[in-house]
RNA sequence: GCGGGUAUUGCAUAAAGGUAGUGUCUUUGCCUUCCAAGCAAAAGGUACGGGUUCGAGUCCCGUUACCCGCU
Repeated sequence: GCGGGUAUUGCAUAAAGGUAGUGUCUUUGCCUUCCAAGCAAAAGGUACGGGUUCGAGUCCCGUUACCCGCU
C1' cells in the first nucleotide's frame, strides 16, 4: 500500500428498516435483629461525519480504532 471483518450502558450479548432488549454491575425500596441470599423498581448505551428513507443500530459513502490475510 491492497482486501476482508468488528465497533451497542462499567462488563457481556441480542435486535430480518418501525417503542433499543436481556444477563451482570451500581443505586433505592421490601424482606432480615444485622449481613448475605431472594423479590421489586430506577439510572445508564448504538465509534465519528455525511447520504438514502415517512422512519436507520440495521442500507450506502467516508473517517477513526482494533483484528485477520496479502504484498